Transfer RNA from a Nitrosopumilales archaeon, 73 nucleotides, folded computationally. Model confidence (mean pLDDT): 84 of 100. Rfam family: tRNA. The family's RNA type in Rfam is transfer RNA. Rfam describes the family as follows. Transfer RNA (tRNA) molecules are approximately 80 nucleotides in length. The source organism's lineage runs through Archaea, Thermoproteati, Nitrososphaerota, Nitrososphaeria and Nitrosopumilales.

RNA sequence: GCCUUCGUAGUAUAGUGGUAGUAUAGGGGACUGUGGAUCCCCGGGCAGGAGUUCGAUUCCCCUCGAAGGCCCA
Numbered sequence: 001g002c003c004u005u006c007g008u009a010g011u012a013u014a015g016u017g018g019u020a021g022u023a024u025a026g027g028g029g030a031c032u033g034u035g036g037a038u039c040c041c042c043g044g045g046c047a048g049g050a051g052u053u054c055g056a057u058u059c060c061c062c063u064c065g066a067a068g069g070c071c072c073a
Stems, first nucleotide, its partner, number of pairs: 001070007010024004018054001026042005047063003051059001
């Protein structure tokens, strides 16, 4: 330098054009003599930009970052 895959909540992960979910962690409550376990509730997220579209996390382009592979010196 080139190619491939990936970037979603504190962490892990699903979704892939039509209201962004799950688990866990965090907060509150129920239960309990207390705690744990269990159950209910709450807050919190699409790497950045431009484009296509009525509508973009999803499609196209560029940039940034991560992992892997190839090549030159």